[in-house]
RNA sequence: GCUCCGAUCGUCUAGCCCGGUCAAGGACGGAGCCCUCUCACGGCUCAAACUCGGGUUCAAAUCCCGAUCGGAGCA
Numbered sequence: 001g002c003u004c005c006g007a008u009c010g011u012c013u014a015g016c017c018c019g020g021u022c023a024a025g026g027a028c029g030g031a032g033c034c035c036u037c038u039c040a041c042g043g044c045u046c047a048a049a050c051u052c053g054g055g056u057u058c059a060a061a062u063c064c065c066g067a068u069c070g071g072a073g074c075a
Base pairs, nucleotide, nucleotide: 001074002073003072004071005070006069007068010028011027012026013025020058030046031045032044033043034042051067052066053065054064055063
């Protein structure tokens, strides 16, 4: 230098191929309430994310282009 793959809550991940609902779902973790003499366990509720810029579209986490970062291969 070229080709390919990936980036989503604090962490791990589903959803992307084949665009569509209201509030992007789940687990762990966090907060609150209930339970308990107290703690733990258990139950309920809440907060929390689509790497960045642009394009297409009525509508983009999802499709297209570029950038950044990480990984693999070739030279």